Transfer RNA from a Pseudomonadota bacterium, 75 nucleotides, folded computationally.
Its Rfam family is "tRNA". It is annotated as a transfer RNA.
The RNAcentral record of the sequence draws on ENA.
RNA sequence: GCCCUCGUAGCUCAGUUUGGAUAGAGCGAAGGAUUCCUAAUCCUUAGGUCGCACGUUCGAGUCGUGUCGAGGGCA
Numbered sequence: 001g002c003c004c005u006c007g008u009a010g011c012u013c014a015g016u017u018u019g020g021a022u023a024g025a026g027c028g029a030a031g032g033a034u035u036c037c038u039a040a041u042c043c044u045u046a047g048g049u050c051g052c053a054c055g056u057u058c059g060a061g062u063c064g065u066g067u068c069g070a071g072g073g074c075a
Base pairs, nucleotide, nucleotide: 001074002073003072004071005070006069007068010027011026012025013024020058029045030044031043032042033041051067052066053065054064055063
């Protein structure tokens, strides 16, 4: 230098197949119930510009381009 994969909640990830209208799960956090207290268990709540920018589209986490970061391959 060229090519490939990945980037979504504090953490680990699903969702991309076929674009479709409220963006989710587990763990963690806060509050509550239970308990003499703790742990465990149960309930509720909050937390996201889907790495960033632009474009396509009635509509983008999903498609296209550029760019940043991580990993890998070739030279």